The RNA shown here (Guanidine-I riboswitch aptamer) has 106 nucleotides and comes from Marinobacter sp. BW6.
It matches the Rfam family "Guanidine-I riboswitch aptamer". For this family Rfam cites "New RNA motifs suggest an expanded scope for riboswitches in bacterial genetic control" (Barrick et al., Proc Natl Acad Sci U S A, 2004).
NCBI's taxonomy places the organism under Bacteria, Pseudomonadati, Pseudomonadota, Marinobacteraceae, Marinobacter.
Of the family's consensus pairs, 100% are formed in the model.
The coordinates come from a structure-prediction model, not an experiment, and the mean pLDDT is 75.
RNA sequence: CCAAUGGUCAACUAGGGUUCCGGUCUGCAACCACAAACGCAGACGACUGGUCCGAGAGUUGACGACCUUUUCCAAGGUUACACGGCGGGACAAAAGCCCGGGAGGA
Numbered sequence: 001c002c003a004a005u006g007g008u009c010a011a012c013u014a015g016g017g018u019u020c021c022g023g024u025c026u027g028c029a030a031c032c033a034c035a036a037a038c039g040c041a042g043a044c045g046a047c048u049g050g051u052c053c054g055a056g057a058g059u060u061g062a063c064g065a066c067c068u069u070u071u072c073c074a075a076g077g078u079u080a081c082a083c084g085g086c087g088g089g090a091c092a093a094a095a096g097c098c099c100g101g102g103a104g105g106a
Base pairs, nucleotide, nucleotide: 007063008062009061010060011059012058015053016052020050021049022047023044024043025042026041027040028039064079065078066077067076068075069074081101083104087099088098089097
């Protein structure tokens, strides 16, 4: 200097909503001297939370693939780059999820 592989999975994060839990508010009931807590119902995700969803263009890891060396075992290396709708789909719902590294653009 050249070649090759835009891989799969997992965990997590940015982000996302509201099934469930929690939170806040309202009402009711009960109790009570009064208030609070517990209970029931409703509203709120313009509640930082737990559960949940979650990245091609985020992170990390494992595996895989490829290249080189080597009789083999194995060792080393590469896995780059990446602007992007409208619309539709799923789950309770939404999304950087999926359609989709799609259309389109450069």